[in-house]
Record summary
The prediction has a mean pLDDT of 77. A computed fold for an 83-nucleotide RNA from Sporomusa malonica, annotated as c-di-GMP-I riboswitch aptamer.
RNA sequence: GAAUAAUAGUGGCAUAACCGUUGAAAAGCGGUGACGCAAAGCCGUGGGUCUAACGGAUUACCUAUGACUGCCUGGUUGCUCUU
Repeated sequence: GAAUAAUAGUGGCAUAACCGUUGAAAAGCGGUGACGCAAAGCCGUGGGUCUAACGGAUUACCUAUGACUGCCUGGUUGCUCUU
């Protein structure tokens, strides 16, 4: 430097649920809490998913300008064992 993530160490993140708070909602943030994660660090292009206030339609449907990266892909940084 390259490949790999089977095993181990150190360190890290934090699902569901509950509480508080913001929001029309999806969801975000904080706390408790750990289902899991080698990028579950950062970014968000593309696809995908969720919501539907406004608007349209008028019988309950459509619509993102609102969200999700712990759905996939892409960009970028990075710990360690082994080869």

Notes: The RNAcentral record of the sequence draws on ENA, Rfam and Ribocentre.